[in-house]
Overview: Small-subunit ribosomal RNA, 5' domain from an uncultured bacterium, 520 nucleotides, folded computationally.
Context: one part of a larger RNA
C1' cells in the first nucleotide's frame, strides 16, 4: 500500500447489492421446520336425499262428533359428498436445512480399475396377470395403570399377508461345445434337472402389478501421485503378515473364524505426540510464492456422549427405534417423559454477531390421475455504515474586501466570494396523482401501493473524522515549565514548545475518519 465474517472510539442523510455467533459441538420456555393419498381398504360421524314407521300437531272444513294432514323431532333404511379425524395400506420421512466436535485417513484432490458390485422413482423392449386361503387393526365388551401405556375376549377388509397353477426369459446344479482377453477368466448357443411371479382401482380416457433385459441417474469398493509439525517420539505390530478351507457381504479383501508358516512396516522418518475437516475458491504478490478455507459451489463426517441392530432400493438413520451414561421435567413414588450442531427465540460465555415477521406469488422438493395439500428448502421483508458501490448535504452572481474572531511592527494581514444580497435549480428527504413487469395459464403477487412516471412546493431537512517536528501534505498565538503530557521509529517538554493543551488558520479523506488485531 492492499485486505478482513472484524471488534473500539466520535460521528451520522438516502439507495441498491451483498453480509451478519470467527467465543461454549454450552444449557434450552415456546411456536413451527415432513407429509400426503378416499381412483388400495373396512369401519364411525356429519350434511343432504329415498322409503317406512313412532311421535308432535299449524291450517282449513265442520252436521261440533270428527275429517284434513304442512312443518319438525326420534328410530330403521336407500343413495350420495371438491365433508371429518383416527385405523389398516402404499409411496415419501436416506432429500432439503444445520454443524465442523473428529478425523493426518483412499478422509480430500487429481488420474484410472471393478474380468469384484448394487440401483426406488424415471425411459425403452419383451412376456405374463389363472384360481385359492388364513389372518388382523379399526370397532365392541371386559381389565390393569395418576400417567405413559397396555392385556383378555369377539367382528371385518384390502393394491397387507400365505399357498397352488403357469415360466418366453431369468438364477442355480451337472458335463460338454465355441469366440476372445492384462491373470483371476468373460462372452455365445445349446442339453437335463431344479427354484421363484401377479392386484387390482376406475370419472372408461386411463392408472397401477409381476418377471426379465437394456438405458438413464445415484452409489459401493479397489489402485498411482499429492496433501501440516516435532527425532528434545527410533523402533512398531499378534489378526499383526501371508497360505489353505469356510463363513459373512451387493461385492473383493484377516472382513470374520479354524489351522499353518513368521511374517509385515520403518531415517525415502514407522510408531508415538500436537494440530487440523479437504477441495474449487478468497487474500495478497509483476511472477515464483506465502496465508486463508466466512459467504457461494463440491466431498467428507457428526446429530446431548457411548454402543447396537431393525425396516427398507437406499440409513446403522438431526426433528425413527433398543441398551447404557449424563442433565432436565413429571409423578398418585410403582413408574414415564425429552434431545435447536432446522427456522425464530432465551439464558450463559463474549470485544462481537440480527426478527419468537410475510408468503408458498415464483423456483425447486413429498405425496396425490388430478384439484390440491405439506415445504422455517426458498422467495420477500425487518435490524446493524459490516462491506462494496452510487447520490446528496446546492448552482450562478456578489468586494464597502461589511460584522465577527485570531494577529499584529498597531499601518495592516488572515478567514474571504467565504457570508449577506440578487438570480436559479429540485438529485435525495417530504406531499399529491398514476402505476407495473416478474404469470409461461382464463384466474391466480408475499414482496408491494413497492420499483418506476408525473404534478406542485421549499435552499429549505442532510458534515465529520484525523493530522500539522522529520519520515509525511500541513504554522502561527497563548497556557505549561523534565510538571501536565504526546509518541509508529527517531524522539518531544527543565520561561518565547511550528512536537504537550486550546484558539484561529491550514492539510488529508469524507458519511465516514481514526485506533486496534490478523494476513500478504
Nucleotide at each position: 500500500g492492499g485486505a478482513u465474517g472484524a471488534a473500539c472510539g466520535c460521528u451520522g442523510g438516502c439507495g441498491g447489492c451483498g453480509u451478519g455467533c470467527u467465543u461454549a459441538a454450552c444449557a434450552c420456555a415456546u411456536g413451527c421446520a415432513a407429509g400426503u393419498c378416499g381412483a388400495g381398504c373396512g369401519a364411525a360421524g356429519c350434511g343432504c336425499u329415498u322409503a317406512a314407521g313412532u311421535u308432535u300437531g299449524a291450517u282449513u272444513c265442520u252436521u261440533c262428533g270428527g275429517a284434513u294432514g304442512a312443518a319438525g323431532a326420534c328410530u330403521u333404511u336407500u343413495g350420495u359428498g371438491a365433508c371429518u379425524g383416527a385405523g389398516c395400506g402404499g409411496c415419501g420421512g436416506a432429500c432439503g436445512g444445520g454443524u465442523g466436535a473428529g478425523u493426518a485417513a483412499c478422509g480430500c484432490g487429481u488420474g484410472g480399475g471393478u474380468a469384484a458390485c448394487c440401483u426406488g422413482c424415471c425411459u425403452c423392449a419383451u412376456a405374463c396377470a389363472g384360481g385359492g386361503g388364513g389372518a388382523u387393526a379399526a370397532c365392541a365388551g371386559u381389565u390393569a395403570g395418576a400417567a405413559a401405556u397396555g392385556a383378555c375376549u369377539g367382528c371385518u377388509a384390502a393394491u397387507a399377508c400365505c399357498g397352488c397353477a403357469u415360466a418366453a426369459g431369468a438364477c442355480c446344479a451337472c458335463a460338454a461345445g465355441g469366440u476372445c482377453g492384462c491373470a483371476u477368466g468373460a462372452c455365445c448357443a445349446g442339453g437335463u434337472g431344479g427354484u421363484a411371479a401377479a392386484a387390482a382401482c376406475u370419472c372408461c380416457g386411463g392408472u397401477g402389478g409381476u418377471a426379465u433385459g437394456a438405458g438413464a441417474u445415484g452409489g459401493a469398493c479397489c489402485c498411482g501421485c499429492g496433501u501440516c509439525u516435532g527425532a528434545u517420539u527410533a523402533g512398531g505390530u499378534a489378526g499383526u503378515u501371508g497360505g489353505u478351507g469356510a463363513g459373512g457381504u451387493a461385492a473383493c479383501g484377516g472382513c470374520u473364524c479354524a489351522c499353518c508358516a513368521a511374517g509385515c512396516c520403518g531415517a525415502c522418518g514407522a510408531u508415538c505426540a500436537g494440530u487440523a475437516g479437504c477441495c474449487g475458491a478468497c487474500c495478497u504478490g509483476a511472477g515464483a510464492g506465502g496465508g486463508u478455507g466466512a459467504c457461494c459451489g463440491g466431498c467428507c463426517a457428526c446429530a446431548u456422549u457411548g454402543g447396537g441392530a431393525c425396516u427398507g432400493a437406499g440409513a446403522c438413520a438431526c426433528g425413527g427405534c433398543c441398551c447404557a451414561a449424563a442433565c432436565u421435567c413429571c409423578u398418585a413414588c410403582g413408574g414415564g417423559a425429552g434431545g435447536c450442531a432446522g427456522c425464530a427465540g432465551u439464558g450463559g460465555g463474549g470485544a462481537a454477531u440480527a426478527u419468537u415477521g410475510c408468503a408458498c406469488a415464483a423456483u425447486g422438493g413429498g405425496g396425490g390421475a388430478a384439484a390440491c395439500c405439506c415445504u422455517g428448502a426458498u422467495g420477500c421483508a425487518g435490524c446493524g455504515a459490516c462491506g462494496c458501490c452510487g447520490c446528496g448535504u446546492g448552482a450562478g452572481u456578489g468586494a464597502u474586501g461589511a460584522a465577527g474572531u485570531a494577529u499584529u511592527u498597531c499601518g495592516g494581514u488572515a478567514u474571504g466570494u467565504a457570508a449577506a444580497g440578487c438570480u436559479c435549480u429540485a438529485u435525495c428527504a417530504g406531499c399529491a396523482g398514476g402505476g407495473a413487469a416478474g404469470a409461461a395459464u382464463u384466474a391466480g403477487g408475499a414482496c408491494g401501493g413497492u420499483a418506476c412516471c408525473u404534478g406542485a412546493c421549499u435552499a429549505a431537512g442532510a458534515a465529520g473524522c484525523c493530522c500539522c517536528g522529520g519520515c509525511u501534505a500541513a504554522c502561527u498565538a497563548c497556557g505549561u515549565g523534565c510538571c501536565a503530557g504526546c509518541a509508529g521509529c527517531c524522539g518531544c517538554g527543565g520561561u518565547a514548545a511550528u512536537a504537550c493543551g486550546u484558539a484561529g488558520g491550514g492539510g488529508g479523506c469524507a458519511a465516514g475518519c481514526g485506533u486496534u488485531a490478523u494476513c500478504c
Its mean pLDDT, the model's own confidence on a scale to 100, is 83.